Predicted 3D model of a 72-nucleotide RNA (transfer RNA) from a Gemmataceae bacterium.

[in-house]
RNA sequence: UGCGGUGUGGAGAAGUGGUAUCUCACCAGGCUCAUAACCUGGAGGUCGCUGGUUCAAUUCCAGCCGCCGCAA
Numbered sequence: 001u002g003c004g005g006u007g008u009g010g011a012g013a014a015g016u017g018g019u020a021u022c023u024c025a026c027c028a029g030g031c032u033c034a035u036a037a038c039c040u041g042g043a044g045g046u047c048g049c050u051g052g053u054u055c056a057a058u059u060c061c062a063g064c065c066g067c068c069g070c071a072a
Stems, first nucleotide, its partner, number of pairs: 001071007010024004018055001026042005048064005
């Protein structure tokens, strides 16, 4: 420098145009002598950034940034 992949709550993932879901973790309550497990509820993400298309974008397009791989 070129090509490909990837970026979504604290962590790991799902989500192929119609206001983002699951697991773990966290907080509160229940259960227990108590802790864990289990049950119920809750908080937490403007979806890497900036534009474009569209009535509407996590999703489609372009550029940029970070990470991983391949080639030189």
Taxonomically the source falls in Gemmataceae (Bacteria, Planctomycetota, Planctomycetia, Gemmatales).
Rfam family: tRNA. About the family: Transfer RNA (tRNA) molecules are approximately 80 nucleotides in length. It is annotated as a transfer RNA.
The sequence is in RNAcentral, with records from ENA.